[in-house]
RNA sequence: GACUCAUCCAGAGAGGUGAAGGGACCGGCCUGAUGAUACCUCGGCAACCGCGAAAACUAUCGCAGGUGCCAAUUCCGGCAGACAUCAACUUGAGAUGUUCUGAAAGAUGAGGU
Numbered sequence: 001g002a003c004u005c006a007u008c009c010a011g012a013g014a015g016g017u018g019a020a021g022g023g024a025c026c027g028g029c030c031u032g033a034u035g036a037u038a039c040c041u042c043g044g045c046a047a048c049c050g051c052g053a054a055a056a057c058u059a060u061c062g063c064a065g066g067u068g069c070c071a072a073u074u075c076c077g078g079c080a081g082a083c084a085u086c087a088a089c090u091u092g093a094g095a096u097g098u099u100c101u102g103a104a105a106g107a108u109g110a111g112g113u
Stems, first nucleotide, its partner, number of pairs: 001113001003111006013042005021031003025078004043070003048066002050063004074105001079102004083097004
C1' cells in the first nucleotide's frame, strides 16, 4: 500500500516554538495575527487491542500497558432511493430540501497478507 471485520449525533486543553493558512478531495459553511494548522511538553477523554476479576452460552465490571482522540455529527452536502415542494408540459425527465434510509469516500482500531 491493498484486503477483511468493527465503530464514527457521546467525551476530553493548557503552556512553549513558530508565522499563514487550516478544516482529506470538490462545493458550501466555518476557523485563523485575540496567533490557527504543525511540532514539543504536560494534562485530559475514551476503552479498539491488552491485562485482571466475574459469568458459563450470554454477556458484566475494573486497570490503563499498545494505539487513537481532545472546534463545529466524519462541520454539512456530493451517489442512489423514499417523501414533500416548485417549474414545465406529455415524455426523456428536471430543480430544490433545518426530512428519512442506504451506499460511496474518509478516519481509527484489530487481523492476516